[in-house]
RNA sequence: AGAGUGAGUCAGGCGAUCGCGUUCGCCGCAAGGCGGAUGAGGAAAGUCCGAACUCCACAGGGCAGGAUGCCUUAUAACAUAGGGGAGGCGCGAGCCUACGGAUAGUGCCACAGAAAACAGACCGUCACGCACAGCGGGACAAGGGUGAAAAGGCGGGGUAAGAGCCCACCGCUUUUCUGGUAACAGAAAAGGCAAGGUAAACCCCAUCCGGAGCAAGACCAAAUAGGAGAGGAGAAACGGCCCGUUUCGCCAGACUCUCGGGUAGGUCGCAUGAGGCCGUCAGUAAUGGCGGUCCCAGAUAAAUGAUCGCCCUCGACAGAAUUCGGCUUACAGAUCACUCUGAUU
RNA sequence: UGGGGCGUCGCCAAGUUGGUAAGGCACCAGGUUUUGGUCCUGGCAUUCGGAGGUUCGAGUCCUUCCGCCCCAGCCG
Numbered sequence: 001a002g003a004g005u006g007a008g009u010c011a012g013g014c015g016a017u018c019g020c021g022u023u024c025g026c027c028g029c030a031a032g033g034c035g036g037a038u039g040a041g042g043a044a045a046g047u048c049c050g051a052a053c054u055c056c057a058c059a060g061g062g063c064a065g066g067a068u069g070c071c072u073u074a075u076a077a078c079a080u081a082g083g084g085g086a087g088g089c090g091c092g093a094g095c096c097u098a099c100g101g102a103u104a105g106u107g108c109c110a111c112a113g114a115a116a117a118c119a120g121a122c123c124g125u126c127a128c129g130c131a132c133a134g135c136g137g138g139a140c141a142a143g144g145g146u147g148a149a150a151a152g153g154c155g156g157g158g159u160a161a162g163a164g165c166c167c168a169c170c171g172c173u174u175u176u177c178u179g180g181u182a183a184c185a186g187a188a189a190a191g192g193c194a195a196g197g198u199a200a201a202c203c204c205c206a207u208c209c210g211g212a213g214c215a216a217g218a219c220c221a222a223a224u225a226g227g228a229g230a231g232g233a234g235a236a237a238c239g240g241c242c243c244g245u246u247u248c249g250c251c252a253g254a255c256u257c258u259c260g261g262g263u264a265g266g267u268c269g270c271a272u273g274a275g276g277c278c279g280u281c282a283g284u285a286a287u288g289g290c291g292g293u294c295c296c297a298g299a300u301a302a303a304u305g306a307u308c309g310c311c312c313u314c315g316a317c318a319g320a321a322u323u324c325g326g327c328u329u330a331c332a333g334a335u336c337a338c339u340c341u342g343a344u345u
Numbered sequence: 346u347g348g349g350g351c352g353u354c355g356c357c358a359a360g361u362u363g364g365u366a367a368g369g370c371a372c373c374a375g376g377u378u379u380u381g382g383u384c385c386u387g388g389c390a391u392u393c394g395g396a397g398g399u400u401c402g403a404g405u406c407c408u409u410c411c412g413c414c415c416c417a418g419c420c421g
């Protein structure tokens, strides 16, 4: 200098003037005025997971359905995070993995090919027979060919030719031992190969899961037509179904649907929280304990902006709406650590 | 803000145990006709909104992003 990997942090700065939201103080009968403080993000986004909170009168049971899926730890919880194992990629720093089960069962594997899962025989190899450029019935599964995939690999022995038919090594399966919390790793012995792929196909196993969502919900106020029609013996809580429980109702009719009428105002929920920062202790770490310190947007048509000046590396993606923990996606640039290559000393 | 659904040719659309995209209108070319229309024949989707993954193989299964549409409060 070039190429790359990882980890966070920052997200133009300062000053002046004007404007807006919230809040505090003062003045004012009020309308309002003056002054002070404060005012978006790492993703506020997508709404993809997990919770808090609220309602569904919080019995309970079963089926169905959904989610997760190597081990272990963390956590309020998770599909998240940390550490580890196995497999894969990279020269390397490092990175990636929906990574349980295909000897529980069922299904599927188009075309090509002889054969696609109870193996099979097109070319071929081999010996035999015959009417011998060939034909016939056999033996074989090593070689060719097809395919995404062809029923262990390689070498030797063996044989008519061959073949786990036999043997060594490797792979696989089973058992035992050792190490490890475990996933798993290592070793030994036995088996003679029996076991193709697909579970982001059904399914099986293990663990977990009730539904709706702040337009949840609570209170106050305003207004009127407690209206009309249809269905109706069951309905609601209860949500996909059933049992069960409770409540309401059975023609003066619960409840459901449609139409019509009124109102679209206020307060709370709603900002002290699984909160931030600093230090310290435990832990490899995620994280947790303890101590100190700080209070940090809260609107409801809905604020967070504009202009000017100076400086620099000339500034990306983007705007809170009940609140947190994650994930995913968008993003100009700056900073730190590390790896590889080249050149020079 | 929350919830639900959809995306296949220019338009309307079919496509279910995953096996290589039906059909109609329109358009293009040819034929018939003196010409036009009708009619007849043929053509027209390198890929299903984009990207990635599972699989031998994806419109279909999974993940993620993009675009469009629909629904909603309170009172009796």
Stems, first nucleotide, its partner, number of pairs: 001341006008335003012311007020039008041317001045328002048326005053213004060243004065209005070084005085099001086097004100204002105202002107198003122144002124140003128136003152170002155167003171193001172191008217268004227259005234248004261420003275294008312315001346417007355370003364401001372388005394410005